[in-house]
RNA sequence: AAAAGCCAAGAGCAAACUCAUUUAAAGGUGGGGACGCAAAGUCGAGGGUCUAAGGCAUUUAUGUGCUAUGAUAGUCUGGUUGCUAAA
Numbered sequence: 001a002a003a004a005g006c007c008a009a010g011a012g013c014a015a016a017c018u019c020a021u022u023u024a025a026a027g028g029u030g031g032g033g034a035c036g037c038a039a040a041g042u043c044g045a046g047g048g049u050c051u052a053a054g055g056c057a058u059u060u061a062u063g064u065g066c067u068a069u070g071a072u073a074g075u076c077u078g079g080u081u082g083c084u085a086a087a
Base pairs, nucleotide, nucleotide: 012037013036017032018031019030020029021028022027035074041080042079043078045077046076047075048072049071050070054067055066056065057064058063
């Protein structure tokens, strides 16, 4: 100097729920609120999962099925950045 990260210290984020708002929906955003998180910082690159506006097919139901170009980073892998400190 680098990797790793137990116990601590100073910090950080914020699930469910709720209020408002936005969207076709999934979901997102802001306030309240803490289940938890050593990356629960960030990136939609690869898989998974969710939704189906539009499209396609079917059906005469005013329906059904399929499909991301949508979403999810608190689903996994991966890229990248970062505080403090043993073995």
c-di-GMP-I riboswitch aptamer from a Candidatus Methanofastidiosia archaeon, 87 nucleotides, folded computationally.